Annotation:
c-di-GMP-I riboswitch aptamer from Guptibacillus algicola, 91 nucleotides, folded computationally.

RNA sequence: GUACGAGAAAGGCAAAACCACUGAAAAGUGGUGACGCAAAGCUAGAGGGACUUAAUGGUAUUGGCGUUCCGAAAGUCAGCCAGCUGCCGAA
Numbered sequence: 001g002u003a004c005g006a007g008a009a010a011g012g013c014a015a016a017a018c019c020a021c022u023g024a025a026a027a028g029u030g031g032u033g034a035c036g037c038a039a040a041g042c043u044a045g046a047g048g049g050a051c052u053u054a055a056u057g058g059u060a061u062u063g064g065c066g067u068u069c070c071g072a073a074a075g076u077c078a079g080c081c082a083g084c085u086g087c088c089g090a091a
Stems, first nucleotide, its partner, number of pairs: 004089002012037002017032006035079001041084003047081002049077004057070002060067002
C1' cells in the first nucleotide's frame, strides 16, 4: 500500500413510531427516539433499480367543466445495487 473488519480505542450517523412545518404525492426539514450502520460520508440528465402523478401529455367518458386510467421528458429515494472520497488497526 491492497485486501479484511476485533466483545479494540476514540469519535460519528440515526430506522420505525410520534409531534411541528413544507409538498398534490413520493418525500423532505426540525424535535423526541434507536432498528441498525465501517462509509448509514458525498453523488439522483449523462449506470441499473424502486417510488410518486399536481400541472403538462396521452386515454376512457362528457356538449363542456369535471372524473377514470396510463405515463416520463416532471419529481423523490444514496439506510437497494453502483461510482467517488475517507477514520482506526487486532487476526

Overview
The sequence was found by an Rfam model in a public genome assembly. The organism belongs to Guptibacillus, within Bacteria. The coordinates come from a structure-prediction model, not an experiment, and the mean pLDDT is 84.